[in-house]
RNA sequence: GGCGACGUAGCUCAGUGGCAGAGCAAGCGGCUCAUAAUCGCUGGGUCACUGGUUCAAGUCCAGUCGUCGCCA
Numbered sequence: 001g002g003c004g005a006c007g008u009a010g011c012u013c014a015g016u017g018g019c020a021g022a023g024c025a026a027g028c029g030g031c032u033c034a035u036a037a038u039c040g041c042u043g044g045g046u047c048a049c050u051g052g053u054u055c056a057a058g059u060c061c062a063g064u065c066g067u068c069g070c071c072a
Stems, first nucleotide, its partner, number of pairs: 001071007010024004018055001026042005048064005
């Protein structure tokens, strides 16, 4: 330098055009003499960035940036 994949909550990820979610973690509470385990509840998002398509974009298209892989 060329090609491809990926970028969503603190972490790991789902979400293939129509309300942004799960598990873990965090906070609060129940249970216990207490702790662990376990159960319930709560908070937490510029969907990497910019633009485009669309009535509507996390999702489709283009570009940029970053990470990883392959080729040279």
Description
Predicted 3D model of a 72-nucleotide RNA (transfer RNA) from a Chloroflexota bacterium. Rfam family: tRNA. It is annotated as a transfer RNA. Model confidence (mean pLDDT): 84 of 100. The RNAcentral record of the sequence draws on ENA. The source organism's lineage runs through Bacteria, Bacillati and Chloroflexota.